[in-house]
RNA sequence: GGGCUAGUAGUUCAGUGGAUAGAACGUCUGCCUCCGGAGCAGAAGGUCGCAGGUUUGAAUCCUGCCUAGCCCA
Numbered sequence: 001g002g003g004c005u006a007g008u009a010g011u012u013c014a015g016u017g018g019a020u021a022g023a024a025c026g027u028c029u030g031c032c033u034c035c036g037g038a039g040c041a042g043a044a045g046g047u048c049g050c051a052g053g054u055u056u057g058a059a060u061c062c063u064g065c066c067u068a069g070c071c072c073a
Stems, first nucleotide, its partner, number of pairs: 001072007010025004018056001027043005049065005
C1' cells in the first nucleotide's frame, strides 16, 4: 500500500429496510431476611464509530473517513 471482518446500553451480544432498538450479566430502588446472599418486582442506562447519499422509511443499502483484528505484498 491492497483486500476482508468487526464497531449497537457499563460488559458480552441479538436485531440483514417498516413505526416507540432489545436480551443476558452488571448498577440502583423496593419486597423478602436478624444482617447478607439467593429469589421476586421495578427503574435508570443508547449521537446504533463519524460525515454524507439513496429511500415514503436506514442499526440494516451505497460512498468517504476513523478505530480494532486478520490476510496478501